[in-house]
Predicted 3D model of a 535-nucleotide part of an RNA (small-subunit ribosomal RNA, 5' domain) from an uncultured Acidobacteriota bacterium. Its mean pLDDT, the model's own confidence on a scale to 100, is 83. Its Rfam family is "Bacterial small subunit ribosomal RNA".
Context: one part of a larger RNA
RNA sequence: AACGCUGGCGGCGUGCCUAACACAUGCAAGUCGAACGCGAAAGGGGAGCAAUCCCUGAGUAGAGUGGCAAACGGGUGAGUAACACGUGGGUGACCUGCCUUCGAGUGGGGGAUAACGUCCCGAAAGGGACGCUAAUACCGCAUGACAUUCUGCUUUUGGAAAAGCGGAAAUCAAAGCCGGGGAUCGCAAGACCUGGCGCUUGAAGAGGGGCCCGCGCCUGAUUAGCUAGUUGGUGGGGUAAUGGCCCACCAAGGCGACGAUCAGUAUCCGGCCUGAGAGGGCGGACGGACACACUGGGACUGAGACACGGCCCAGACUCCUACGGGAGGCAGCAGUGGGGAAUUGUUCGCAAUGGGCGCAAGCCUGACGACGCAACGCCGCGUGGAGGAUGAAGAUCUUCGGGUCGUAAACUCCUGUCGAGUGGGAAGAAUAGUCUCGGGGCGAAUAUCCUCGAGGCCUGACGGUACCACUAAAGGAAGCCCCGGCUAACUCCGUGCCAGCAGCCGCGGUAAUACGGGGGGGGCAAGCGUUGUUC
Numbered sequence: 001a002a003c004g005c006u007g008g009c010g011g012c013g014u015g016c017c018u019a020a021c022a023c024a025u026g027c028a029a030g031u032c033g034a035a036c037g038c039g040a041a042a043g044g045g046g047a048g049c050a051a052u053c054c055c056u057g058a059g060u061a062g063a064g065u066g067g068c069a070a071a072c073g074g075g076u077g078a079g080u081a082a083c084a085c086g087u088g089g090g091u092g093a094c095c096u097g098c099c100u101u102c103g104a105g106u107g108g109g110g111g112a113u114a115a116c117g118u119c120c121c122g123a124a125a126g127g128g129a130c131g132c133u134a135a136u137a138c139c140g141c142a143u144g145a146c147a148u149u150c151u152g153c154u155u156u157u158g159g160a161a162a163a164g165c166g167g168a169a170a171u172c173a174a175a176g177c178c179g180g181g182g183a184u185c186g187c188a189a190g191a192c193c194u195g196g197c198g199c200u201u202g203a204a205g206a207g208g209g210g211c212c213c214g215c216g217c218c219u220g221a222u223u224a225g226c227u228a229g230u231u232g233g234u235g236g237g238g239u240a241a242u243g244g245c246c247c248a249c250c251a252a253g254g255c256g257a258c259g260a261u262c263a264g265u266a267u268c269c270g271g272c273c274u275g276a277g278a279g280g281g282c283g284g285a286c287g288g289a290c291a292c293a294c295u296g297g298g299a300c301u302g303a304g305a306c307a308c309g310g311c312c313c314a315g316a317c318u319c320c321u322a323c324g325g326g327a328g329g330c331a332g333c334a335g336u337g338g339g340g341a342a343u344u345g346u347u348c349g350c351a352a353u354g355g356g357c358g359c360a361a362g363c364c365u366g367a368c369g370a371c372g373c374a375a376c377g378c379c380g381c382g383u384g385g386a387g388g389a390u391g392a393a394g395a396u397c398u399u400c401g402g403g404u405c406g407u408a409a410a411c412u413c414c415u416g417u418c419g420a421g422u423g424g425g426a427a428g429a430a431u432a433g434u435c436u437c438g439g440g441g442c443g444a445a446u447a448u449c450c451u452c453g454a455g456g457c458c459u460g461a462c463g464g465u466a467c468c469a470c471u472a473a474a475g476g477a478a479g480c481c482c483c484g485g486c487u488a489a490c491u492c493c494g495u496g497c498c499a500g501c502a503g504c505c506g507c508g509g510u511a512a513u514a515c516g517g518g519g520g521g522g523g524c525a526a527g528c529g530u531u532g533u534u535c
Base pairs, nucleotide, nucleotide: 001531002530003529004528005527008381009380010379011378012377013376014374015373016339021337022336023335025334026333027332030068031067032066035065036064038062043056044055045054046053047052075292076291077290085216086215087214088213089212090211091210094209095208096207099205100204101203102202103201104200105199106198107141109139110138116131117130118129119128120127121126147171148170149169150167151166152165153164154163155162176197177196178195179194180193181192184191185190218264219263220262225255226254227253230252231251232250233249234248235247236246237245267289268288269287270286271282272281273280274279294315295314296313297312298311317328318327319326320325345371347370348369349368353367354365355364356363357362384414385413386412387411394405395404396403397402418476420471421470422469423468424467428462433457434456435455436454437453438452439451440450441449479524480523481522482521483520484505485504486503490519491518492517493516494515500507501506
């Protein structure tokens, strides 16, 4: 874990092990107007006979271009016996968005395109034509350190493709946005100054990854031979990068009883269980790594994917269809059917922690935090305490005298945990945010901005919960298994090798401590037994 009987409360955990079976419905990845161009409606007000128009709503809602994120987080363990994982190394064979530190720059142009408008096709999904427009979208030009190509010298090294100092030429960058401002210029926009966020390029770091290697890593020999891109070389292609990774040519190698190949089984580890240890078993929860995302294949974008909620193709399945054609993928969270001995709510909240975007306010977040269900596990508590008889009634046994249940009950006194009711009532939340004031920095500046400090204000799903106080009241709260030996615990009746019991030995055929019931006893206890599994 499941099953049987039973069941009062709380805390902390855990909860599809089977069909990686199929899935209705909702939600689970968005965000930025401080990159950009568009831009409603309802409602309200007004004018008008009306149609209609104007103002507001509102540059709001909204979609679109663009940026970042979507490669994280979450799930599952099908495949995999492998450099997958663990551990220790290597990379003189590599990459790295955001972040940190340091340096340099950010000049001047151009052509489009979606949205939008008009029209057309289609049942739909969707698509087409023409026209207009913007940008931190796209493309040239300028400048150019670094880099690449060529080359000289030096150093380290087993070895230079590394590092340093050089030389000549060629190639390669960028984007703006938001505030504040006293002079000066300008009709204005603005120029100009200044602050912040960006952008380009280079160096370093941190964190993250790729690749390679030593060692470790289940069973079977009733699997003994396996291998042609196979093993190596030369040259090339490809990659961020080494490499038969791929290709052409050349050679004939490579692995194997120290178990190759084949077959079976299986994600691996930190760890968990057991044990005095050595060891044995396991890998559910939590943490790390890997693999997968209907099945198979493929690439695109990107710093990062060959991408669970992206794209294309094929297949199976399901759905829609006007039959022409389309749509889908819960091994995300709930939930449904099915399978099964068996495994929960279609709940609440972003208050906290963390993540994405954003200057921020904030938005999103089935991660997460909570609540709910289940004795599924562990732990804690209660179901009352004291007194009370040569001992009630009743039951049972009896040698008929009595014994036992048994201080047990009744009865008296007391207590108040849990539960019930009434009232109060949190911490989790402030180092965040915002406002005011003060100090410091940048600066021409008593602007702005950045930063530090003080004070005020705001923010809680859980939850009127935990907790506390009071009130009444022993009142609402005990079962299960066993009693032949192993093994703690004995008698009566019924039954008569029947009915039945049983883990092993074995009981039962008329006096059964072993079957069934009663009484009594033993063990554990909100559990107790059984079954399964491990040591």